Record summary: Model confidence (mean pLDDT): 87 of 100. The RNA shown here (c-di-GMP-I riboswitch aptamer) has 94 nucleotides and comes from a Deltaproteobacteria bacterium. Lineage of the source: Bacteria > Pseudomonadati > Myxococcota > Myxococcia.
RNA sequence: ACUCGAAAAAGGCAAACCGUUUGAAAGGGCGGGACGCAAAGCCAUCGGCCUAAGUUUUCGUGUACUACGAAGAUACGGUUGCGAGGUUGCCGGG
Numbered sequence: 001a002c003u004c005g006a007a008a009a010a011g012g013c014a015a016a017c018c019g020u021u022u023g024a025a026a027g028g029g030c031g032g033g034a035c036g037c038a039a040a041g042c043c044a045u046c047g048g049c050c051u052a053a054g055u056u057u058u059c060g061u062g063u064a065c066u067a068c069g070a071a072g073a074u075a076c077g078g079u080u081g082c083g084a085g086g087u088u089g090c091c092g093g094g
Stems, first nucleotide, its partner, number of pairs: 002094004012037002017032006035081001041087003045084003048079003054074008062065001
């Protein structure tokens, strides 16, 4: 330097759930808590997935308008603990 994670040590992170807070929602922050994780460190770049405030289409209602309601579409909102890619890195084996 490359590659791998069998055994081990030191340490790290923290799912569900609960409390609180933020957000239209999805989701996020903080505290508790541990299912798991060798990058479950960092980056929304690509695909997937979640949500649909706003926008838009259709339908309906009515007081006919810059109205109301329902359904569909849509990310400029999210998710890296879904996969890929980029980048940095602990311990150990080869």